């Protein structure tokens, strides 16, 4: 130096290949159950702001195509693999 793979809530891992992004599982919170705990069941859980309703941002960065981008295009970082 070159080529190639993989980056998505805390954590694992989906998004039918351009049309609700965070399914779905674990972890977490609250309740139920219990002398208590463990199991089990039932309800919440991406950040900020908001009393809420809701608003905005959000798929390693950064920027571009598009009505619409995790998905297409460039740049770039950060592990790993292969050549040299």
């Nucleotide at each position: 130096g070159c080529g190639g793979a993989u980056g998505u809530g805390g954590c694992g891992g989906a998004a039918c290949u351009g049309g609700c992004a965070g399914a779905c599982g674990c972890g977490c919170u609250a309740g139920a159950u219990u002398c208590a705990g463990g199991u089990u069941c039932u309800a919440g859980u991406g950040a900020u702001a908001g009393c809420a309703a809701u608003a905005u941002c959000g798929u390693g960065u950064g920027g571009g195509u598009u009505c619409a981008a995790a998905u297409c295009c460039c740049u770039u970082c950060a592990u790993c693999c292969g050549c040299a």
Predicted 3D model of an 84-nucleotide RNA (transfer RNA) from a Clostridia bacterium. Rfam family: tRNA. The family's RNA type in Rfam is transfer RNA. Its family is annotated with triplet codon-amino acid adaptor activity in the Gene Ontology. NCBI's taxonomy places the organism under Bacteria, Bacillati, Bacillota, Clostridia. The sequence was found in a public genome assembly.